Annotation:
This is a predicted structure of a 476-nucleotide part of an RNA (small-subunit ribosomal RNA, 3' major domain) from an uncultured organism. The full RNA is in RNAcentral, with records from ENA and Greengenes.
Context: one part of a larger RNA
RNA sequence: UGACGGGGGCCCGCACAAGCGGUGGAGUAUGUGGUUUAAUUCGAUGCAACGCGAAGAACCUUACCUGGCCUUGACAUCCUGGGAAUUCCCUAGAGAUAGGGAAGUGCCUUCGGGAACUCAGUGACAGGUGCUGCAUGGCUGUCGUCAGCUCGUGUCGUGAGAUGUUGGGUUAAGUCCCGCAACGAGCGCAACCCCUGCUUCUAAUUGCCAUCAGUUCGGCUGAGCACUUUAGAAGGACUGCCGGCGUUAAGUCGGAGGAAGGUGGGGAUGACGUCAAGUCCUCAUGGCCCUUAUGGCCAGGGCUACACACGUACUACAAUGGGCAUGACAAAGGGUUGCUAAAUCGUGAGAGAUUGCUAAUCCCAAAAAAGUGCCCCCAGUUCAGAUUGCAGUCUGCAACUCGACUGCAUGAAGGUGGAAUCGCUAGUAAUCGCGGAUCGGCAUGCCGCGGUGAAUACGUUCCCGGGCCUUGUACA
Numbered sequence: 001u002g003a004c005g006g007g008g009g010c011c012c013g014c015a016c017a018a019g020c021g022g023u024g025g026a027g028u029a030u031g032u033g034g035u036u037u038a039a040u041u042c043g044a045u046g047c048a049a050c051g052c053g054a055a056g057a058a059c060c061u062u063a064c065c066u067g068g069c070c071u072u073g074a075c076a077u078c079c080u081g082g083g084a085a086u087u088c089c090c091u092a093g094a095g096a097u098a099g100g101g102a103a104g105u106g107c108c109u110u111c112g113g114g115a116a117c118u119c120a121g122u123g124a125c126a127g128g129u130g131c132u133g134c135a136u137g138g139c140u141g142u143c144g145u146c147a148g149c150u151c152g153u154g155u156c157g158u159g160a161g162a163u164g165u166u167g168g169g170u171u172a173a174g175u176c177c178c179g180c181a182a183c184g185a186g187c188g189c190a191a192c193c194c195c196u197g198c199u200u201c202u203a204a205u206u207g208c209c210a211u212c213a214g215u216u217c218g219g220c221u222g223a224g225c226a227c228u229u230u231a232g233a234a235g236g237a238c239u240g241c242c243g244g245c246g247u248u249a250a251g252u253c254g255g256a257g258g259a260a261g262g263u264g265g266g267g268a269u270g271a272c273g274u275c276a277a278g279u280c281c282u283c284a285u286g287g288c289c290c291u292u293a294u295g296g297c298c299a300g301g302g303c304u305a306c307a308c309a310c311g312u313a314c315u316a317c318a319a320u321g322g323g324c325a326u327g328a329c330a331a332a333g334g335g336u337u338g339c340u341a342a343a344u345c346g347u348g349a350g351a352g353a354u355u356g357c358u359a360a361u362c363c364c365a366a367a368a369a370a371g372u373g374c375c376c377c378c379a380g381u382u383c384a385g386a387u388u389g390c391a392g393u394c395u396g397c398a399a400c401u402c403g404a405c406u407g408c409a410u411g412a413a414g415g416u417g418g419a420a421u422c423g424c425u426a427g428u429a430a431u432c433g434c435g436g437a438u439c440g441g442c443a444u445g446c447c448g449c450g451g452u453g454a455a456u457a458c459g460u461u462c463c464c465g466g467g468c469c470u471u472g473u474a475c476a
Base pairs, nucleotide, nucleotide: 001476002475003473004472005471007470008469009468010467011466012465013464015460016459019424020423021422022421023420026315027314028313029312030311031310032309033308034306035305042053043052064301065300066299067298068297069296070295073125077124078123079121080120081119082118083117086103087102088101089100090099091098092097107114108113127290128289130288131287132286136284137283138279139278140277141275143273148187149186150185151184152183153182154163155162156161167178168177169176193267194266195265196264198235199234200233201232202231203230204229207225208224212222213221214220238261241255242254243253244252245251317417321376322375323374324373325372326371333364334363335362338357339356344351345350383414388409389408390407391406392405393404394403430452431451432450433449434448435447436446
């Protein structure tokens, strides 16, 4: 100087407390451990691994296993020889591949040949998701959006170092003020950026009976940009004003005005560093290793196994509910190899038909919970829907291992969950639906969107994590 203390002081944080809803019990989904297996590819392992890499394992993916094959190789550059390239067909085979046949003879040319592509050969080499993240770059997590981490000069100290950065106040903040052997500065904080909340201007193939006319009553048509909206510009909030407190300061408390008040709300933004944290399987890369195989091609299988254990979710256990009928109101997105309307058929998944749309124009698209009416009457039920049987639909070369969905039948556990444990402070929790990425198909996951919309916070003694000062130490 740090680190540590079941030392002290001060202060923060959904850290506790006060509340609301969960997890832990059930069924299922999914990940992991374990076990099994020819293989169940690999990585991630307290917080910070476990719906994680996987924004989508039937083949492919795929790295694993079994079997069948190849050896200058699936891919790159160079050399030699042949053939234009390319397309189609037949045979054998699980295919990779092998054999045979037909069509085709192009472009440039100094007529030697050359370019592209392809077959064969030769060796230089290719190739490796093989090992080492404890050799590395890059990227990422975490402490933590915590308020810290440092430097120059000066001063003090023999020195390591100290001072500044401590102290008194204050703040979300090393934020600001005052003081001070310090005076300044840098990286962080804040602001500058984006979204949202108010207003104005500009603009109008969306919106509007606001207004006028027509109307098949649909902004449908003409007319028009007032309103809504859209999207560009600007304004607006600064403790600016008033009062109290305060050291006359920084600031804080209350008030006015205001759409908004003291950082208005949300996002992006992550200092010096820590964990030899994670990743050699994104990529790059040192070293090591394989080279008729640890490389490459193919078929089938596996990654989907199942006594069990754990994590994360979904659905429930019901009456604030379930069923049937009726019935309003969103936002944000996506769409031309695409989204697909109205008819029509089917109980339905869906089929079908052609129509519109390169989209504020058309489509996906029905928002759902809410509301209204009727039934159920507390029961393993008109709750719950697992499981299983049969019949189908769709995608795809192909749904046996191993897809999703539909109909009929079947109706399991489950009556609110032990010890323990998680999230959340407001348009939040809870609850309700909608969209998107990936994607041929497959979502209870992930990422977004809006609808309805609470309760509680006395307080900081305690638990956890953190910041500053101080103290002890046989630790570095």